[in-house]
RNA sequence: AGAGUUUGAUCCUGGCUCAGGAUGAACGCUGGCGGCGUGCCUAACACAUGCAAGUCGAACGAGGUAUUUUGAUUGAAGUUUUCGGAUGGAUUUCAAGAUACCGAGUGGCGGACGGGUGAGUAACGCGUGGGUAACCUGCCUCAUACAGGGGGAUAACGGUUAGAAAUGACUGCUAAUACCGCAUAAGCGCACAGUACCGCAUGGUACGGUGUGAAAAACUCCGGUGGUAUGAGAUGGACCCGCGUCUGAUUAGCUAGUUGGUGAGGUAACGGCCCACCAAGGCGACGAUCAGUAGCCGACCUGAGAGGGUGACCGGCCACAUUGGGACUGAGACACGGCCCAGACUCCUACGGGAGGCAGCAGUGGGGGAUAUUGCACAAUGGAGGAAACUCUGAUGCAGCGACGCCGCGUGAGUGAAGAAGUAUUUCGGUAUGUAAAGCUCUAUCAGCAGGGAAGAAAAUGACGGUACCUGACUAAGAAGCCCCGGCUAACUACGUGCCAGCAGCCGCGGUAAUACGUAGGGGGCAAGCGUUAUCCAGAUUUACUGGGUGUAAAGGGAGCGUAGACGGCGACGCAAGUCUGAAGUGAAAUACCCGGGCUCAACCUGGGAACUGCUUUGGAAACUGUGUUGCUGGAGUGCUGGAGAGGUAAGCGGAAUUCCUAGUGUAGCGGUGAAAUGCGUAGAUAUUAGGAAGAACACCAGUGGCGAAGGCGGCUUACUGGACAGUAACUGACGUUGAGGCUCGAAAGCGUGGGGAGCAAACAGGAUUAGAUACCCUGGUAGUCCACGCCCUAAACGAUGAAUGUUAGUCGUCGGGUAGCUAGUCUAUUCGGUGAUGCAGCUAACGCAUUAAACAUUCCGCCUGGGGAGUACGGUCGCAAGAUUAAAACUCAAAGGAAUAGACGGGGACCCGCACAAGUGGUGGAGCAUGUGGUCUAAUUCGAAGAUACGCGAAGAACCUUACCUAGCCUUGACAUAUAUUAGAACACCCUAGAGAUAGAGUGGUGCCUUCGGGAGCUUUUAUACAGGUGCUGCACGGCUGUCGUCAGCUCGUGUCGUGAGAUGUUGGGUUAAGUCCCGCAACGAGCGCAACCCUCGUCGCUAGUUACUAACGGUUCGGCCGAGGACUCUAGUGAGACUGCCUUCGUAAGGAGGAGGAAGGUGAGGACGACGUCAAGUCAUCAUGGCCCUUACGGCUAGGGCAACACACGUGCUACAAUGGCCAGGACAAUGAGAAGCGAUACCGCGAGGUGGAGCAAAUCUAUAAACCUGGUCUCAGUUCGGAUUGUAGUCUGCAACUCGACUACAUGAAGCUGGAAUCACUAGUAAUCGUAGAUCAGCUAUGCUACGGUGAAUACGUUCCCGGGUCUUGUACUCACCGCCCGUCACACCAUGGGAGUUGAUUUCACCCGAAGCGGGGAAGCUAAACUGGCUACCCUCCACGGUGGAAUUAGCGACUGGGGUGAAGUCGUAACAAGGUA
Repeated sequence: AGAGUUUGAUCCUGGCUCAGGAUGAACGCUGGCGGCGUGCCUAACACAUGCAAGUCGAACGAGGUAUUUUGAUUGAAGUUUUCGGAUGGAUUUCAAGAUACCGAGUGGCGGACGGGUGAGUAACGCGUGGGUAACCUGCCUCAUACAGGGGGAUAACGGUUAGAAAUGACUGCUAAUACCGCAUAAGCGCACAGUACCGCAUGGUACGGUGUGAAAAACUCCGGUGGUAUGAGAUGGACCCGCGUCUGAUUAGCUAGUUGGUGAGGUAACGGCCCACCAAGGCGACGAUCAGUAGCCGACCUGAGAGGGUGACCGGCCACAUUGGGACUGAGACACGGCCCAGACUCCUACGGGAGGCAGCAGUGGGGGAUAUUGCACAAUGGAGGAAACUCUGAUGCAGCGACGCCGCGUGAGUGAAGAAGUAUUUCGGUAUGUAAAGCUCUAUCAGCAGGGAAGAAAAUGACGGUACCUGACUAAGAAGCCCCGGCUAACUACGUGCCAGCAGCCGCGGUAAUACGUAGGGGGCAAGCGUUAUCCAGAUUUACUGGGUGUAAAGGGAGCGUAGACGGCGACGCAAGUCUGAAGUGAAAUACCCGGGCUCAACCUGGGAACUGCUUUGGAAACUGUGUUGCUGGAGUGCUGGAGAGGUAAGCGGAAUUCCUAGUGUAGCGGUGAAAUGCGUAGAUAUUAGGAAGAACACCAGUGGCGAAGGCGGCUUACUGGACAGUAACUGACGUUGAGGCUCGAAAGCGUGGGGAGCAAACAGGAUUAGAUACCCUGGUAGUCCACGCCCUAAACGAUGAAUGUUAGUCGUCGGGUAGCUAGUCUAUUCGGUGAUGCAGCUAACGCAUUAAACAUUCCGCCUGGGGAGUACGGUCGCAAGAUUAAAACUCAAAGGAAUAGACGGGGACCCGCACAAGUGGUGGAGCAUGUGGUCUAAUUCGAAGAUACGCGAAGAACCUUACCUAGCCUUGACAUAUAUUAGAACACCCUAGAGAUAGAGUGGUGCCUUCGGGAGCUUUUAUACAGGUGCUGCACGGCUGUCGUCAGCUCGUGUCGUGAGAUGUUGGGUUAAGUCCCGCAACGAGCGCAACCCUCGUCGCUAGUUACUAACGGUUCGGCCGAGGACUCUAGUGAGACUGCCUUCGUAAGGAGGAGGAAGGUGAGGACGACGUCAAGUCAUCAUGGCCCUUACGGCUAGGGCAACACACGUGCUACAAUGGCCAGGACAAUGAGAAGCGAUACCGCGAGGUGGAGCAAAUCUAUAAACCUGGUCUCAGUUCGGAUUGUAGUCUGCAACUCGACUACAUGAAGCUGGAAUCACUAGUAAUCGUAGAUCAGCUAUGCUACGGUGAAUACGUUCCCGGGUCUUGUACUCACCGCCCGUCACACCAUGGGAGUUGAUUUCACCCGAAGCGGGGAAGCUAAACUGGCUACCCUCCACGGUGGAAUUAGCGACUGGGGUGAAGUCGUAACAAGGUA
């Protein structure tokens, strides 16, 4: 940084798609280790259980436990005893202390921090910068000053008592750093008047004076800690303000405490914050209100940047804590783990009542594609309490789980060619996997084992953790997958599948040879991950500030006036808002960037710097913008003079024409069309003459002429009136430009009311046309067209080009005005304003525009952002209606489109050619037959060919064979080829039996060649394996060959030039030709394949040669060139000549044309061979060859019989005819080509004949064939015939193993249709058509009337290119390119999808009115309560406000909805043919 995709190709416009990066991700496959991070995005859904906020005994009283001291009490065991006792002191109980601990209570501090979540919020909520002279601040720090002396209660506790419990009630006692008076008052608060100074307003500060008010608590280890008041600081908070902060106008008006004032109240404090009264304000197009969505930011992702998107983790702020409301306490809350009330839900209950709030950490259910452990520890950091020890701390530090992300490491390294095996592929040779493996030599990072073992901790204290890290021994062992391989995009083969299964991000793959599906081998990419999905940015300059457009691609408003706004001429002087510059403050930290540092590196952590492009304050500058003042005249306007004009409105007037009416003349038609008919007319039309009526429009002039803002304006006159232009330079002095909303005008059609109505003419009627014809054509004809008034407000309202200003080469017209000149004209030059043509620079995708810009600049407005859905739906506005305007979405496609290019096509144009038409001749189509095809039939009727370009075609010859088809019987290495191994044998010939035959069985003859004597070669045969074989499929896999356009004149290339390019030029143009044949011209110059010529045949002549051909002269003759002879002629077959527009006349620049001469032949002399680039996926796999597929005891091979020959019918091609230009009989004449040995076959004989017998000659200029039409004579005399010969019968001939299916021919007999052929259609331009016979190939014979050749006789016609068909060149249009057999539109029918309307119905949200009125604050508050304090405090109760709730209405929004409207999509449905060509009616 780009790429793919619209086309046959091109350029452009334009959308869609891809390659990149990212994520709190999820899913699929896979998974070795570690570090650092990170982890409910959904249900602010509901929560079991445990924990998350306590602490202080150095504030206080009481209780308990333990230990202990002292005193009192008790008095055991034991000892002793005189038995009385003594001693002893265990033990019991009590009191007073002390120490330690426990759990309640009073009291203090803390539960307002920390932690969670993002529901709400579009807001001073957040960000940023300010303000408070309008404020508060516990704990902390500093300073100053104090702490005197009293009082009465109360919990705990005891007793009584209610209740299931929660929780109370009453009564009695008691303490304090709990509570309450009094005293004191430096200082403080308040009130009053005053002085000085200061400030941005209210005001503030300082000072002294008077009056008045309010304090305190103790504990102690004697060190201290705590208390009160005031001031200051720090910290934290509160309020106010400037600026910024999403979408919708299909939300345009909102607002009654609303905006302001005065006065009270309230608050820490300002304030309608609240209340009373007064005024009527306030907000809004610079977007109020309403609706939707949303926590905001630092930052994060992306991007070159500007931007765009996001707001997880970390940090700042805000809001919330089950939902709603409320206050209390307090320095701080309207309070997540506090209170009260109401609602929903859950739990307990003895049914009377109670309890609860995980959006703290874990965890559960649920939701979801999806997100972790009911862990350890207070060791560290921090927090609360405490003097402290210490206690608490799910904050926090750690660990666990998850490849969720980032980073790092490993899965080994070296050597190793027999290029192993295996696998894949193969042209079978090989190639690939691949140094890869194995093998050999090494190493040990990670993991595993063992040993040691930290820092984190200032003296002690370590959850992490025997962790990080270090060391040792040991084994290549334990550690690789995922995606892709048609193009984009790196990477290819085989098999399977056969529009199936499937793939696909876009284009698109798949219908039998798929690099695109699936598998395999191989390859490419990334790698503990890889892909997919989702989302964001980029690419996308595809919303364009940077950085787009608007003539034709989407897009200029139909036009003007003008409001707000935006922009604005020249000079001077101020100001300093913008602007520029300096300084200061701020822009938190983290992040990002730069330079360093620490973990082995990195991720990560961290020090410093710069940066944070912003905001604020302030000093300065004054060019530019702005603003103020003052001038100017160039922009703009006014005045005066002048001419031009279909400019507008109103009134009046005019003639031509049409129609109608009246009258006259006049008679049978008129009218209309492609042709007709409807219509009018004998009741007198049309035509014509005269008179009259009415309405509408104004010929000629008339012109890319004029005027107007646009729409638009056309006879003449008058009145009123708008604008432009020229000249002048008197006046004003920037008064200007544009213009969202707004207002006005606005063709035609249409609407309303009232007129008018001649012509024209939607609708309608009739007639035609047509398959139909609700059309085009014709005859009629109503609205309407006209006028007045009022609406509508749209057009391809177009120059498809908004308005304005300035600048930028020309040339030629035209309209209006002016100036100058002379030669005085229909003049020339010049200037201003309009309107045209052409053209340079420049612009443009091109076309084109080009001083009337689409050029270069400036200002303002409108509009566009893929096609369809759709200018549609809904909503709003306007309208009487029709409708107009504003204006979406779902869904669907990968295009839609512009300009130009090459073709093709046109019921477009021009030119030209052809037996294309025309002019002629003869046919086909009718008949019979032959033959081919279709169809039908069949066991089979083998297959192919199908408009022209299949159909007497493949087939130049189906009785068997051919033969491919059918039936039946047989064979399986095979009928045929090669190779190897193997058996037997020469090969081979003859013959018998069975059978339809193939075949099977038996027999006879024959024993070869070479030899080193082992054997070998060849042939036959047996068995086995490779293989043979296939007229099986695919001509749409192919080669070759062929048809056709077409013997048409075309088809291309190199270089150059033009064009952004496809392409063009050349090859077009003017002539000419059969011809792209040639000439001239030309940005072309040359060249190639075609044309022509070269080749063959025919036509004339010469030379050479002379047998089998020929015979002029000579001789002979059997009279036949037969013989001698000849080489002249014909001929034969070789070689030459000849014709070139060469010559003449004429036309033309030339090429060339016309005519003529000469010549056998004249303008390519006639005919043939010869077929450019290409088209038809034309034909042929059944001539042959061949890829792939298929069959392999059969789809191969052999055999017999049958079939290809069928027969209601249809078509093509032919033959014979229908007769007298003829038939028949008799006689007579003249060819050429070609063929012949398993052949042609003469003379002769036999047969009516086909033919037979026989066999001369001939491998051929020698032999073998009657040429016929024709001519002469005769006959027939117009008839189904002496025409015609089909069909049939009988008898034969020939070929052949064999003529039944199924041959040809002969004789006799039979004697059908047919009397010249409808629509239609074919061939032919001269030795041609027509007509006549002859020969040949194939072939035993023949279906041949076919085909291919040969000669004989031998015409007619062509004015000409209008038309039909085909072709060529140029040009034009095109929405076609599979190319008109194209493309394509709409209804209907069917399926599916989304959507509008819809009687209604179900929710949600908001709002208005009224009712109810909990808790609570506030107010009132007794005759109630009250110990201290007494102008006291509390309270039932009442009142205002008020949440939830109730009733009724309204609006918005969402779901469903019978039925219904259109829309979209869908290989082969129906009907037509609207559009694209003049698309057949532009």
Predicted 3D model of a 1482-nucleotide RNA (small-subunit ribosomal RNA) from a metagenome. It matches the Rfam family "Bacterial small subunit ribosomal RNA". Its family is annotated with structural constituent of ribosome and ribosome in the Gene Ontology. Model confidence (mean pLDDT): 84 of 100.